Model confidence (mean pLDDT): 84 of 100. This is a predicted structure of a 690-nucleotide part of an RNA (large-subunit ribosomal RNA, domain II) from a Patescibacteria group bacterium. The full RNA is in RNAcentral, with records from ENA.
Context: one part of a larger RNA
RNA sequence: GCCAGCGAGUUACGUUUCUACGGCAAGGUUAAGCCUCUUCGAGGUGGAGCCAUAGUGAAAGCGAGCGUUUAUAGCGCGAUUAGUCGUAGGAAGUAAACACGAAACCGAGCGAUCUAGCCAUGGGCAGGUUGAAGCGUGGGUAACACCACGUGGAGGACCGCACCCACCAGUCGUGCAAUACUGGGGGAUGAUCUGUGGUUAGCGGAGAAAUUCCAAUCGAGCUCGGAAAUAGCUUGUUCUCCCCGAAAUAGCUUUAGGGCUAGCCUUCGGCGUCAAACCUAAGAGGUAGAGCACUGAAUGGGAUUAGAUAGCGCAAGCUUACUAAUUCUAAUCAAACUCCGAAUUCUUAGGCUUCCGGCCGAGGAGUCAGACUGUGGGAGUAAGUUUCAUGGUCGAAAGGGAAACAGCCCAGACCGCUGUCUAAGGUCCCAAAUUUAUGCUAAGUGGAGAAGGUGGUGAAAUGACUUAAACAACUAGGAGGUUGGCUUAGAAGCAGCCAUUCCUUUAAAGAGUGCGUAACAGCUCACUAGUCUAGUUAUUUUGCGCCCAAAAUAUAACGGGGCUAAGCAUAAAACCGAAGACGCGGAUGUCAUUAUCUUUCGAGAUUUUGGCCUGGUAGGGGAGCGUUCUAAACCGCGCUGAAGCUGUACCGUAAGGAGCAGUGGAGCGUUUAGAAGCGAGAAUGCUGGC
Numbered sequence: 001g002c003c004a005g006c007g008a009g010u011u012a013c014g015u016u017u018c019u020a021c022g023g024c025a026a027g028g029u030u031a032a033g034c035c036u037c038u039u040c041g042a043g044g045u046g047g048a049g050c051c052a053u054a055g056u057g058a059a060a061g062c063g064a065g066c067g068u069u070u071a072u073a074g075c076g077c078g079a080u081u082a083g084u085c086g087u088a089g090g091a092a093g094u095a096a097a098c099a100c101g102a103a104a105c106c107g108a109g110c111g112a113u114c115u116a117g118c119c120a121u122g123g124g125c126a127g128g129u130u131g132a133a134g135c136g137u138g139g140g141u142a143a144c145a146c147c148a149c150g151u152g153g154a155g156g157a158c159c160g161c162a163c164c165c166a167c168c169a170g171u172c173g174u175g176c177a178a179u180a181c182u183g184g185g186g187g188a189u190g191a192u193c194u195g196u197g198g199u200u201a202g203c204g205g206a207g208a209a210a211u212u213c214c215a216a217u218c219g220a221g222c223u224c225g226g227a228a229a230u231a232g233c234u235u236g237u238u239c240u241c242c243c244c245g246a247a248a249u250a251g252c253u254u255u256a257g258g259g260c261u262a263g264c265c266u267u268c269g270g271c272g273u274c275a276a277a278c279c280u281a282a283g284a285g286g287u288a289g290a291g292c293a294c295u296g297a298a299u300g301g302g303a304u305u306a307g308a309u310a311g312c313g314c315a316a317g318c319u320u321a322c323u324a325a326u327u328c329u330a331a332u333c334a335a336a337c338u339c340c341g342a343a344u345u346c347u348u349a350g351g352c353u354u355c356c357g358g359c360c361g362a363g364g365a366g367u368c369a370g371a372c373u374g375u376g377g378g379a380g381u382a383a384g385u386u387u388c389a390u391g392g393u394c395g396a397a398a399g400g401g402a403a404a405c406a407g408c409c410c411a412g413a414c415c416g417c418u419g420u421c422u423a424a425g426g427u428c429c430c431a432a433a434u435u436u437a438u439g440c441u442a443a444g445u446g447g448a449g450a451a452g453g454u455g456g457u458g459a460a461a462u463g464a465c466u467u468a469a470a471c472a473a474c475u476a477g478g479a480g481g482u483u484g485g486c487u488u489a490g491a492a493g494c495a496g497c498c499a500u501u502c503c504u505u506u507a508a509a510g511a512g513u514g515c516g517u518a519a520c521a522g523c524u525c526a527c528u529a530g531u532c533u534a535g536u537u538a539u540u541u542u543g544c545g546c547c548c549a550a551a552a553u554a555u556a557a558c559g560g561g562g563c564u565a566a567g568c569a570u571a572a573a574a575c576c577g578a579a580g581a582c583g584c585g586g587a588u589g590u591c592a593u594u595a596u597c598u599u600u601c602g603a604g605a606u607u608u609u610g611g612c613c614u615g616g617u618a619g620g621g622g623a624g625c626g627u628u629c630u631a632a633a634c635c636g637c638g639c640u641g642a643a644g645c646u647g648u649a650c651c652g653u654a655a656g657g658a659g660c661a662g663u664g665g666a667g668c669g670u671u672u673a674g675a676a677g678c679g680a681g682a683a684u685g686c687u688g689g690c
Base pairs, nucleotide, nucleotide: 001690002689003688004687005686006685011095012094013093015092016091017090018089019088020087021086022085023084024083027051028050029049033045034044035043036042037041055062056061065077066076067075068074098236099235101233105226106225107224108223109222110221116200117199118198119197120196121195122194123193124192125190127159128158129157130155134151135150136149137148138147139146163187164186165185167184168183169182170181171180202218204214205213206212211220239624240623241622242621243620244619249262250261251260252259253258263367264366265364266363267362268361269360270359271358274357276354278351279350280349281348282347283346284345289340290338291337295334296333297332299330300329301328302327303326304325305324306323307322310319311318312317370394371393372392373391374390375389376388377387378386379385399410400409401408414586415585416584417583419582420581421580425576426575427574428561429560430559434573435572436571437570438569439568440567446563452547453546454545456544457543458542459541460540461539462538463537464536465535473531474530475529476528477527479504480503481502484498485497486496510525514523515522587614589612590611591610592609595606596605597604598603625679627676628675629674630673631672632671633670634669636668637667644663645662646661647660648659650657651656
């Protein structure tokens, strides 16, 4: 890992409550005990007790009333009758209470053969080195001191085996080994190492002290017991079909991943259109927007007043950069501004329509982590962020589209059909289905992206010039007073300053547009003529493009091929396309309806026809299948072959049920009731096999 078997809402109660059915009924009912019998039970007896029949008050008490109270008022609770016992079921309570699962707590015992300390008694430490004190001899001193040599053999002394330790590295790491091996390393006469025996015990001992050791176990050993401790936590919880179908919110909570009540679901009973949508009418409101009338913010201009700088003036005062206030005017801003003010919403009343609802009571729940998306807000630089409100979807929803894709778009799957029509989305091929018309795009834009930029290209509008010849190009001219005046070394159109920027000749020509020179010169422009010939130019708006545009394994930002339309815009006509709608057949539920039967007269069963309905998690409700056993009936089947097993094309909406054949070799079934150790694929489930 697979297979087989086992494996989880049970049982008890003088308990509580509700539902269905049954008995009796103003009553209902026995408990223990006792008696009898055909004795794992049945029948009888037993009225103690319990519930109901009257309530009310704290109570004395009173009583269809009682209490409160001065009250005969008012108010509160009552009075108009239905209960009770049993059976079955739903739920609760108390018990282990659906099953498995702690870490822990307590008690009584067992452990110092490991290890820590201590006690008693034994044992071990190759070899080499160093050379303390003391002593001796000599020197030395007044005497000591002191010096030298010798002797001596001290030391938690030195080097280093055994022995003890475990600092480093490697190996090993399903090992040789639940701590080892290899090579180095430390101690090695000492606080040394070690044998044997003893001793200290868990709320404890021991500890050169590390939460370290106390038998591979230690922030409190191990064994058994209390014990099925408790687990607001995790996991698991076994056959089928049918009807309905949630929540992830509010309040409170030592509460936040748990609860309680409400909300939302379901079942039964009652009310019977009361609900919702829509229409009409009457109201509520201060949001969006807008506005500046208030409160504030904020820009330009003017006026008045005040301050203040500077100037003028003898002074009075005048002018003025600037500042503030008030006021006028123009244009603005606001969640905590409003002279205004919608849509939607809400309330009330009336009307109207729909087989959809609504309200009340009772039984049973689940839910209290929500997610994304559209819209309106708060927080945040932002987020697949967070927090509200209001819709939708997912959750609990399959199908079609979006390549793939819970939350987006379309659409809600009872079953069958190789029928029809559509939705979103599509119609060159993959891949079902397409054509027509007019434009645009040249960027593979389409098929990612901002500010900003764009003489890419299409469209529209407005103005200017133009056959009296425009725009561009080419040819020619572009002059004189004059080098204007000033300034300056110079200043001649062109460093700078000034100007009332003039006048003349002209087709035209600035006291000069730019380059240039030291200054001149030179080139050029404005302006004019000619050549040429038909449009030219400026501004604004707008469609589609272009640049901006760099990322990590591989094209990789159309799903691919590929496309110049098979891209974009507008228009038209077709078609494809879903579990949608329609058609045909069938089923379930429910409502209405037809008929028959039964009836406790409430209704129930079967049946005809028609309408509507039938996605579904938690969850509520209903109806069934199967397993084992019991009772009764059939006394039914069976060696002329039971159960079990194997095969199989039959029946039923399903769980399931037959028939036949083979195998097997002795039991088994049907119907009606009853009772459960009653259904496995999951629990790191348990046991066995492989």